[in-house]
RNA sequence: CUCUUAUCCAGAGUGGUGGAGGGAACGGCCCGAGGAAGCCCGGCAACCGGCAGCGGUGCUGCACGGUGCCAAGUCCGCCGACGGCUGUCGUCUGGAGGACGUGUA
Numbered sequence: 001c002u003c004u005u006a007u008c009c010a011g012a013g014u015g016g017u018g019g020a021g022g023g024a025a026c027g028g029c030c031c032g033a034g035g036a037a038g039c040c041c042g043g044c045a046a047c048c049g050g051c052a053g054c055g056g057u058g059c060u061g062c063a064c065g066g067u068g069c070c071a072a073g074u075c076c077g078c079c080g081a082c083g084g085c086u087g088u089c090g091u092c093u094g095g096a097g098g099a100c101g102u103g104u105a
Stems, first nucleotide, its partner, number of pairs: 003103001005101001007099002013041001015040003021031003026077003042070003047066003050062005074097001078094001080092004
């Protein structure tokens, strides 16, 4: 970096450092000197490996290793349907893009 496929409603510090940005992009709307990003420590979780158990080609657990993640539903936004209601709100199927795991070129 290409493609495949599962998942994306939950969860995660009153710490240190750092100093002005950040939430992928776009339009919104948010977070941020009562301290952003990054780095260190800490944590959440259970996709892959490992270990253990079982009613066993799977399920359950542990959290040892590999990732990932730690504001807001993937923050919201697109088509369609349904419901509500006087300003646009909610739910559901699907779609675009994105993230991440496993695998692949």